[in-house]
Predicted 3D model of a 502-nucleotide part of an RNA (small-subunit ribosomal RNA, 5' domain) from an uncultured prokaryote.
It matches the Rfam family "Bacterial small subunit ribosomal RNA".
The RNAcentral record of the full RNA draws on ENA.
The coordinates come from a structure-prediction model, not an experiment, and the mean pLDDT is 83.
Context: one part of a larger RNA
RNA sequence: GGACGAACGCUGGCGGCGUGCCUAACACAUGCAAGUCGAACGGGACCGGGGGCAACUCCGGUUCAGUGGCGAACGGGUGCGUAACACGUGAGCAACCUGCCAUCCGGCGGGGGAUAGCCGGCCUAACGGCCGGGUAAUACCGCGUACGACCUCGAGCUCGCAUGGGCUUGAGGGGAAAGCAGCAAUGCGCCGGUGGAGCGUCUCGCGGCCUAUCAGCUUGUUGGUGAGGUAACGGCUUACCAAGGCGACGACGGGUAGCUGAUCUGAGAGGAUGAUCAGCCACAUUGGGACUGAGAUACGGCCCAGACUCCUACGGGAGGCAGCAGUGGGGAAUAUUGCGCAAUGGCCGAAAGGCUGACGCAGCGACGCCGUGUGUGGGAUGAAGGCCUUCGGGUUGUAAACCACUGUCAGGAGGGACGAAGCUCUGACGGUACCUCCAGAGGAAGCACCGGCUAACUCCGUGCCAGCAGCCGCGGUAAUACGGAGGGUGCGAGCGUUGUCC
Numbered sequence: 001g002g003a004c005g006a007a008c009g010c011u012g013g014c015g016g017c018g019u020g021c022c023u024a025a026c027a028c029a030u031g032c033a034a035g036u037c038g039a040a041c042g043g044g045a046c047c048g049g050g051g052g053c054a055a056c057u058c059c060g061g062u063u064c065a066g067u068g069g070c071g072a073a074c075g076g077g078u079g080c081g082u083a084a085c086a087c088g089u090g091a092g093c094a095a096c097c098u099g100c101c102a103u104c105c106g107g108c109g110g111g112g113g114a115u116a117g118c119c120g121g122c123c124u125a126a127c128g129g130c131c132g133g134g135u136a137a138u139a140c141c142g143c144g145u146a147c148g149a150c151c152u153c154g155a156g157c158u159c160g161c162a163u164g165g166g167c168u169u170g171a172g173g174g175g176a177a178a179g180c181a182g183c184a185a186u187g188c189g190c191c192g193g194u195g196g197a198g199c200g201u202c203u204c205g206c207g208g209c210c211u212a213u214c215a216g217c218u219u220g221u222u223g224g225u226g227a228g229g230u231a232a233c234g235g236c237u238u239a240c241c242a243a244g245g246c247g248a249c250g251a252c253g254g255g256u257a258g259c260u261g262a263u264c265u266g267a268g269a270g271g272a273u274g275a276u277c278a279g280c281c282a283c284a285u286u287g288g289g290a291c292u293g294a295g296a297u298a299c300g301g302c303c304c305a306g307a308c309u310c311c312u313a314c315g316g317g318a319g320g321c322a323g324c325a326g327u328g329g330g331g332a333a334u335a336u337u338g339c340g341c342a343a344u345g346g347c348c349g350a351a352a353g354g355c356u357g358a359c360g361c362a363g364c365g366a367c368g369c370c371g372u373g374u375g376u377g378g379g380a381u382g383a384a385g386g387c388c389u390u391c392g393g394g395u396u397g398u399a400a401a402c403c404a405c406u407g408u409c410a411g412g413a414g415g416g417a418c419g420a421a422g423c424u425c426u427g428a429c430g431g432u433a434c435c436u437c438c439a440g441a442g443g444a445a446g447c448a449c450c451g452g453c454u455a456a457c458u459c460c461g462u463g464c465c466a467g468c469a470g471c472c473g474c475g476g477u478a479a480u481a482c483g484g485a486g487g488g489u490g491c492g493a494g495c496g497u498u499g500u501c502c
Stems, first nucleotide, its partner, number of pairs: 001502004006498005013372006019365002021330001026328003030325003035070003040067002043064009077283003087207006096200001098198001101196001104193005109143001111141002118133006150173010179188003209255003216246003221243008258280004262273004285306005308319004336362001338361003344358001345356004375405004385396004409443001411438005419429001446491005451472003457486005467474002
């Protein structure tokens, strides 16, 4: 000198764009943050319509919980752990998985038994639970059929990278489905495969912290065989066998730490950092476990244990903000319990649409960057006042007053968007931006410094006191170094100080 997610002191007009718990991964009141589908299904309540003398029955709509489907594994948060194939980069899989989406091939025949909701009864403070009856489905289960898919045993061709891969073909085994809407055409679905895109799992080379005052470490350890397990390779697991494997090119141990694109600095080499944004990873009160599912070992799912909080009729129950706001606490320190789904995107739905604290906006903070204003021109008898003075004067100073103007910002009035796509409709922001008119210099300047480094000097007070100080050093009676004043210098809605990095 530059930089900052900064803080503190003094001061503070406006706007745009960004940015804002770095500390206690401390504890959380309250509200919201993941639902949706009636074109899968049967009911309850209400409303309307048709038939009927009535009982009743049929249809449509709204709403409620339930069965069922899809989603809830995304999106959002945090950085505890992790020195590791976690990350980055480059390869590999002849060892793998893949719902929805796109391509192509083929199929959807015929049955059955339940169950929630509901009704009745019972237990319970509550959460909730038990028994009986009865009902539907795209829920569940058999049967039939089925290909190039799967398994077993063969044959042929071809290729390679060791196990082997690809193609053609024979025999045997076993394996599927669901309907809904529409007058219909048809559309949406369902089942078996093919293979595409995208996602993911796995393996390896190389790279990136400190420490030797850590020198030896290891028994599923290293390898093999059999078996099990996985989507899949593999000590991944297990039984047996062998005795291996790693290490001064730093094993093992300890400390610290999420990694990267990037950011800051620097001429560069390098050094430091990893906020915001983007990619990956890990975690969700602490520890453990599996279930469901295409996908989780699942933040707003389940089970167990621990700590904590709450309710209780003392028998037992409920909870998890490192989502968005917000509260207490900690701290030098970090915001609103706001508006809207209008846009972009996500989930569900045939659609209308619903949900969306993602997101879009607004609010607060000079926290940062940028822009802009606080007037312009004239005005000397150089007014008054202040300060200094050698008492002549000098300086503040064209500065003010005064005269003439202008109208940025702020203020008032009127108009008023783009963002909306696709004919119409649809805007939270917002009556915002912007435009026109009006009045009127009015409402808008401070902070630090002035001994040298370092731009800027005098007076008064103080008297090694009070104090200053980044270094050198000032202050003990003439202090340009302390405090005040006048004057000056620098920067300017900021200016200084502190902290950290280069």